[in-house]
RNA sequence: GCCGAUAUAGCUUAGUGGCAAAGCAACGGUUUCGUAAACCGUGGACGGUAGUUCGAUUCUACCUAUCGGCU
Numbered sequence: 001g002c003c004g005a006u007a008u009a010g011c012u013u014a015g016u017g018g019c020a021a022a023g024c025a026a027c028g029g030u031u032u033c034g035u036a037a038a039c040c041g042u043g044g045a046c047g048g049u050a051g052u053u054c055g056a057u058u059c060u061a062c063c064u065a066u067c068g069g070c071u
Base pairs, nucleotide, nucleotide: 001070002069003068004067005066006065007064010024011023012022013021018054026042027041028040029039030038047063048062049061050060051059
């Protein structure tokens, strides 16, 4: 330099155009003499900019970051 893959919550992952989901973690509560465990509940996210569309996490282009391959 060229090609490709990936980017969703603090972490690990779902979600192939129509209300963004779960587990763990965090916080609050119940329980306990206390802690842990258990149970109930709460908050929290689509890498960025454009385009297509009535509507984009999803499709397209570019940029950024990470990873891989070729030279």